The RNA shown here (transfer RNA) has 77 nucleotides and comes from Oryzomonas sp.
Rfam family: tRNA. Rfam links the family to the GO term triplet codon-amino acid adaptor activity.
Taxonomically the source falls in Oryzomonas (Bacteria, Thermodesulfobacteriota, Desulfuromonadia, Geobacteraceae).
Its mean pLDDT, the model's own confidence on a scale to 100, is 81.
It was read from a public genome assembly.
[in-house]
């Protein structure tokens, strides 16, 4: 340099062929329970969907570009 994969909540990950409100588990916070904790149960909050642009009535999803991480190939020495 070329190609491929990945990037979604604090962490680990879903999200189908573009479809309307973006979810789960864990963690956090509040409550119930308990003599107090743990466990369990209930609830709450938490998201520029890596950044930007474009297509579309509509984009996490498609296109372009940039960034970051990983893998493969190539070049130089």
């Nucleotide at each position: 340099g070329c190609g491929c994969u990945u990037g979604u909540a604090g962490c680990u990950c879903a999200g189908c062929u573009g479809g309307a409100u973006a979810g789960a588990g864990c963690a956090a916070c509040g409550g119930a329970c308990u003599a107090c904790g743990a466990a369990u149960c209930c609830g709450u909050a938490g998201g520029u969907c890596g950044g930007g642009a474009g297509u579309u009535c509509g984009a996490a999803u498609c296109u372009c570009u940039c960034c970051a991480a990983g893998c493969g190939c190539g070049c130089c020495a």